[in-house]
RNA sequence: CUUAUCAAGAAAGGCAGAGGGAAAUGGCCCGAUGAAGCCUUGACAACCUACUUCAGCACCAGCUGAAGCAAGGUGCCAACUCCAUCCCGCGGAAGGCGGGACAGAUAAG
Numbered sequence: 001c002u003u004a005u006c007a008a009g010a011a012a013g014g015c016a017g018a019g020g021g022a023a024a025u026g027g028c029c030c031g032a033u034g035a036a037g038c039c040u041u042g043a044c045a046a047c048c049u050a051c052u053u054c055a056g057c058a059c060c061a062g063c064u065g066a067a068g069c070a071a072g073g074u075g076c077c078a079a080c081u082c083c084a085u086c087c088c089g090c091g092g093a094a095g096g097c098g099g100g101a102c103a104g105a106u107a108a109g
Stems, first nucleotide, its partner, number of pairs: 001109006011041005019030003024085004042077001044075001047073003051068007081103001086100005
């Protein structure tokens, strides 16, 4: 940079010691009944690899799609990506509802 997904899902223990929820602003939350971080174990999920089944294509090797599995590589385990910020629509209006963009996260290339 490209593509896909982001309304679901899933915690205990040890060390540690005050912060954390990406950044800024505003909000709202989490936190000494112990935040961040590190370690162990466990779970969740199913993006990639492997494997299984089915279907299609191919002379074969194999390729594609769907379903499954969860061994390996990642990820993840408060709140919609916690919410808003910019644009558009609905609305008499709102701190209301909906859509999109930007940004971000994750995977694969």
The RNA shown here (SAM riboswitch aptamer (S box leader)) has 109 nucleotides and comes from uncultured Parasegetibacter sp. The prediction has a mean pLDDT of 84. Lineage of the source: Bacteria > Pseudomonadati > Bacteroidota > Chitinophagia > Parasegetibacter. Its Rfam family is "SAM riboswitch aptamer (S box leader)". Gene Ontology term of the family: regulation of gene expression.